The prediction has a mean pLDDT of 85. Small-subunit ribosomal RNA, 5' domain from an Actinomycetales bacterium, 508 nucleotides, folded computationally. The source organism's lineage runs through Bacteria, Bacillati, Actinomycetota, Actinomycetes and Actinomycetales. Rfam family: Bacterial small subunit ribosomal RNA.
Context: one part of a larger RNA
RNA sequence: GGACGAACGCUGGCGGCGUGCUUAACACAUGCAAGUCGAACGGUGACCUCGGAGCUUGCUCCGGGCGAUCAGUGGCGAACGGGUGAGUAACACGUGAGCAACCUGCCCCCGACUCUGGGAUAACCCCGGGAAAUCGGAGCUAAUACCGGAUACGAGACGCACAGGCAUCUGUUGCGUCUGGAAAGAAUUUCGGUCGGGGAUGGGCUCGCGGCCUAUCAGCUAGUUGGUGGGGUAGUGGCCUACCAAGGCGACGACGGGUAGCCGGCCUGAGAGGGCGACCGGCCACACUGGGACUGAGACACGGCCCAGACUCCUACGGGAGGCAGCAGUGGGGAAUAUUGCACAAUGGGCGCAAGCCUGAUGCAGCGACGCCGCGUGAGGGAUGACGGCCUUCGGGUUGUAAACCUCUUUCAGCAGGGAAGAAGCGAAAGUGACGGUACCUGCAGAAGAAGCGCCGGCUAACUACGUGCCAGCAGCCGCGGUAAUACGUAGGGCGCAAGCGUUGUCC
Numbered sequence: 001g002g003a004c005g006a007a008c009g010c011u012g013g014c015g016g017c018g019u020g021c022u023u024a025a026c027a028c029a030u031g032c033a034a035g036u037c038g039a040a041c042g043g044u045g046a047c048c049u050c051g052g053a054g055c056u057u058g059c060u061c062c063g064g065g066c067g068a069u070c071a072g073u074g075g076c077g078a079a080c081g082g083g084u085g086a087g088u089a090a091c092a093c094g095u096g097a098g099c100a101a102c103c104u105g106c107c108c109c110c111g112a113c114u115c116u117g118g119g120a121u122a123a124c125c126c127c128g129g130g131a132a133a134u135c136g137g138a139g140c141u142a143a144u145a146c147c148g149g150a151u152a153c154g155a156g157a158c159g160c161a162c163a164g165g166c167a168u169c170u171g172u173u174g175c176g177u178c179u180g181g182a183a184a185g186a187a188u189u190u191c192g193g194u195c196g197g198g199g200a201u202g203g204g205c206u207c208g209c210g211g212c213c214u215a216u217c218a219g220c221u222a223g224u225u226g227g228u229g230g231g232g233u234a235g236u237g238g239c240c241u242a243c244c245a246a247g248g249c250g251a252c253g254a255c256g257g258g259u260a261g262c263c264g265g266c267c268u269g270a271g272a273g274g275g276c277g278a279c280c281g282g283c284c285a286c287a288c289u290g291g292g293a294c295u296g297a298g299a300c301a302c303g304g305c306c307c308a309g310a311c312u313c314c315u316a317c318g319g320g321a322g323g324c325a326g327c328a329g330u331g332g333g334g335a336a337u338a339u340u341g342c343a344c345a346a347u348g349g350g351c352g353c354a355a356g357c358c359u360g361a362u363g364c365a366g367c368g369a370c371g372c373c374g375c376g377u378g379a380g381g382g383a384u385g386a387c388g389g390c391c392u393u394c395g396g397g398u399u400g401u402a403a404a405c406c407u408c409u410u411u412c413a414g415c416a417g418g419g420a421a422g423a424a425g426c427g428a429a430a431g432u433g434a435c436g437g438u439a440c441c442u443g444c445a446g447a448a449g450a451a452g453c454g455c456c457g458g459c460u461a462a463c464u465a466c467g468u469g470c471c472a473g474c475a476g477c478c479g480c481g482g483u484a485a486u487a488c489g490u491a492g493g494g495c496g497c498a499a500g501c502g503u504u505g506u507c508c
Base pairs, nucleotide, nucleotide: 001508002507003506004505006504007503008502009501010500013375014374015373016372017371018370019368020367021333026331027330028329030328031327032326035076036075037074040073041072043070048065049064050063051062052061053060054059083286084285085284093210094209095208096207097206098205099204102203103202107199108198109197110196111195112194113193114192115149116148117147118146124139126137127136128135129134155179156178157177158176159175160174161173162171163170164169212258213257214256219249220248221247224246225245226244227243228242229241230240231239261283262282263281264280265276266275267274268273288309289308290307291306292305311322312321313320314319339365341364342363343362347361348359349358350357351356378408379407380406381405388399389398390397391396412449414444415443416442417441418440422435425432426431452497453496454495455494456493457478458477459476463492464491465490466489467488473480474479
């Protein structure tokens, strides 16, 4: 000098764009953050409407249609999106390869099909236990829920033949044996379902190389290293298990200890390098702590389940409920870090044929000079160089064209009028913008409402007076202060930056 997620002191006009718990992965009141589909299903059935009956002509009842709503069965989603950095020195990450060892819901393409039966069960009704959470029994019912049967172009396993390859092997064709599937709604289009092949996307696994400190850590290792058989997995593998062998790693630093999420990048520097990993993007890990599996295409699952533990809450003492490292917000810790806001209008996501619903993702607004950038606090003229202040050699000098005064201008802020784009889409049409009466445009008034902070001994730009008298104090280093201090304090003046200026901390 530059930089910062900064803090502190003094000061503070406006706007745009960013950014804001670095500390206690401390504890959390309250609200919201994941639902949706009636074009899968049986019920419930508001409103409206049609027909009929009763008749106190305005109500009641019965039947049909439309069907808002509601809980349930079922499907898809809930594994995304959002948060945090605790753990992790590891194939966690980066980069480059490999899988003849793998999976992939929704989506796209191709081929073949969608036949025929059955038994249940929630909801509901009845009964019962419990304070509650919720549970038990009996009965009825539907499906795109569940379970049989038929069909098999093709698919899987084994054997033979052929072709190919980097070893295990792979591919195709042909033959033989065994195995397993489907679902309706609507019918005008459409949305679906099953099997097989391919693609795309997403993932899984393996390997080479690379990136911290410490030898005041020198030896480490029994599932340890390898083999065989078996199990397990989507899949290779000591992943697991039984047996067998005795191996495997290490000064090219094993093992141990400390520290740490990694990267794209960011800061600095001429570069080499050094430091960092906040915001944004990719990957990983975690979700009160520890462990476990279930469901599923996908989880060992933040707002799912079970067990244990700590903590908090409810209780009728028998028993239950909970998990903000989601968005706000509270207490606490701290030098320190924001609103319990608006909207789904846009972008994106889930569900749905769609209309649409949900979305603290997101878009916006609020707060903070926290940062960067832009603008303003007026412009021109104006010397009897006024008054005042300060200094003085008492002549004057300086503040200083500065002010007053004259002539102008009106940015920003203020007031008034007009007033968007963002809208593509959706809807038959009317219509549909949170931001927002915002940006922007026009008009009005009046210099009107808007300057501070640090420094002035040298480094380093800027000097005098008074006070003080090794005191009070200053200080980044050198050093100032003991009676004329340009170094302390105040004043005048000056210098430097400027809505900021200094100080502190950290890095280069």